The part of an RNA shown here (large-subunit ribosomal RNA, domain I) has 509 nucleotides and comes from Sutterella wadsworthensis. The source organism's lineage runs through Bacteria, Pseudomonadota, Betaproteobacteria, Sutterellaceae and Sutterella. Its Rfam family is "Bacterial large subunit ribosomal RNA". The coordinates come from a structure-prediction model, not an experiment, and the mean pLDDT is 83.
Context: one part of a larger RNA
RNA sequence: UGUAUGUGGUGGAUGCCUUGGCGAUCACAGGCGAUGAAGGACGUGACAGCCUGCGAAAAGCUGUGGGGAGCUGGCAAAUAAGCUUUGAUCCACAGAUGUCCGAAUGAGGGAACUCACCUGCUUUGCAGGUAUCCCAUCCUGAAUAUAUAGGGAUGGGAGGCGAACGAAGCGAACUGAAACAUCUAAGUAGCUUCAGGAAAAGAAAUCAACCGAGAUUCCGAAAGUAGCGGCGAGCGAAAUCGGAUCAGCCCAGCACUCGAUAGCAGCCAACUUACGGGAACGGUCUGGAAAGUCCGGCCAUAGAGGGUGAUAGCCCCUUACUGGAAAAGGCAGCUGCGGUACUAAGUGUGCGAUAAGUAGAGCGGGACACGUGACAUCCUGCUCGAAGAUGGGGGGACCAUCCUCCAAGGCUAAAUACUCGUGAUCGACCGAUAGCGUACCAGUACUGUGAAGGAAAGGUUAAAAGAACCCCGGGAGGGGAGUGAAAUAGAUCCUGAAACCGCAUACAU
Numbered sequence: 001u002g003u004a005u006g007u008g009g010u011g012g013a014u015g016c017c018u019u020g021g022c023g024a025u026c027a028c029a030g031g032c033g034a035u036g037a038a039g040g041a042c043g044u045g046a047c048a049g050c051c052u053g054c055g056a057a058a059a060g061c062u063g064u065g066g067g068g069a070g071c072u073g074g075c076a077a078a079u080a081a082g083c084u085u086u087g088a089u090c091c092a093c094a095g096a097u098g099u100c101c102g103a104a105u106g107a108g109g110g111a112a113c114u115c116a117c118c119u120g121c122u123u124u125g126c127a128g129g130u131a132u133c134c135c136a137u138c139c140u141g142a143a144u145a146u147a148u149a150g151g152g153a154u155g156g157g158a159g160g161c162g163a164a165c166g167a168a169g170c171g172a173a174c175u176g177a178a179a180c181a182u183c184u185a186a187g188u189a190g191c192u193u194c195a196g197g198a199a200a201a202g203a204a205a206u207c208a209a210c211c212g213a214g215a216u217u218c219c220g221a222a223a224g225u226a227g228c229g230g231c232g233a234g235c236g237a238a239a240u241c242g243g244a245u246c247a248g249c250c251c252a253g254c255a256c257u258c259g260a261u262a263g264c265a266g267c268c269a270a271c272u273u274a275c276g277g278g279a280a281c282g283g284u285c286u287g288g289a290a291a292g293u294c295c296g297g298c299c300a301u302a303g304a305g306g307g308u309g310a311u312a313g314c315c316c317c318u319u320a321c322u323g324g325a326a327a328a329g330g331c332a333g334c335u336g337c338g339g340u341a342c343u344a345a346g347u348g349u350g351c352g353a354u355a356a357g358u359a360g361a362g363c364g365g366g367a368c369a370c371g372u373g374a375c376a377u378c379c380u381g382c383u384c385g386a387a388g389a390u391g392g393g394g395g396g397a398c399c400a401u402c403c404u405c406c407a408a409g410g411c412u413a414a415a416u417a418c419u420c421g422u423g424a425u426c427g428a429c430c431g432a433u434a435g436c437g438u439a440c441c442a443g444u445a446c447u448g449u450g451a452a453g454g455a456a457a458g459g460u461u462a463a464a465a466g467a468a469c470c471c472c473g474g475g476a477g478g479g480g481a482g483u484g485a486a487a488u489a490g491a492u493c494c495u496g497a498a499a500c501c502g503c504a505u506a507c508a509u
Base pairs, nucleotide, nucleotide: 001508002507003506004505005504006503007502008501009500015494016459017458020430021429022427023426024425025424026423027422028421029419030418031161032160039101040100041099042055043054044053046079049075050074051073061095062094063093064092065091066090070083071082072081106115107114108113116130117129118128119127120126121125132158133157134156135155136154137153138152139151140150165196166194167193168192169191170190176183180230206213207212217244218243219242220241221240227235228234248411249410250409253351254350255349256348258346263337264336265335266334267333271329272328273327275323276322277321281296282295283294285292297314298313299303305317306316307315360384361383362382363381364380365379366378367377370396391406392405393404394403395402446453447452466493469480470479471478472477
């Protein structure tokens, strides 16, 4: 030095586990905010670092209800001081307090800071007010006489945040066409504005085809059809049929009539926000431990699940079933108001009315599956410009016949879309290099001027019983002793693979 065997170190694979994720289903909720939000800063405990809670009334205060023996949140034990059957801690509902920043709103500002004015008062101070815009009303008021602009006051509203879903405005490129320009990607991504729990659309100037249908939306088919298309790449309907769900109305007007509804207020069942009751087992053996074995029982509208020293229907929490609300919310329903009003779409009759720079035309664009084409239809930037029910639009150039509908005003539930979130349940989903980036004090540490990027890191044991005491050592660490079923379970502690590094022995050199 090599090989072999044995025994260790290092390392953290594997197995097992799960507090965390992922994906669904059902129900709920679908908003919060000037009564100051979301999100933060700083404080707040007997001692107090972080998290959680809370706000100078500060791990809390008050009321009501529940509950019933211990309690003073967690990491995290001890001490101290207290509270509690005169019902604490805890849970629910309602209220009080709620520093400073933040739309932030008195002014300023480099967020959590600085500096003001006015009014009132119990005056070293405390309380309230003082942003901007919009609407309404009132007062005032220039050039300039009436006026208007402007100024002021009062009252009301808005502002900001929030995951997706929605509507509208603006609107790419990569890419594909095997290059590329029309085209495609795509009206997608993105930006902006606005809204709701859904939104949008919506009661035919619609389709159809000489038969007829009868608002809208969504799904399945029609159909990858008819078509469009450097007829390339590609794009791609509709009628009609089957389903989901169904709901119709008002105004542009006058007269008369009637008194139903929405609405508003009160009451308020179910239900929601605490909770209560809730069946039935003992022994033997093994073992550290029984829920396992064996023996003999019992309950079941409960043999879902979890825990307990191994695998428990009958030990515990639960579970089936059942009871319960002072307070708050609460559809429908009932009562009252209301009689065209705060808002809102009333009933019936008669007479009347029937949306004009509109429809349409020319030019230029855009949308329609349809790229200007033979191109109807819809929207409109410019220029023109009707009829008015004996009228007008449409039926894919256009004309006639025929059919059908009535534009230029408006409202409308459901079926549909989504899930930041709450509760319950489930999984031939993951099991710590997996599953969310995060099972762990993670959007943390750290990186970057910044926008932003972004980790690693789980497991002693049934129970800390976490090793008193002795010895070596400065300590670290170790040897005894002790605990424990086990300490090669000793705290970076379950199992403990490999690479890598030792030691012992044997053989070879």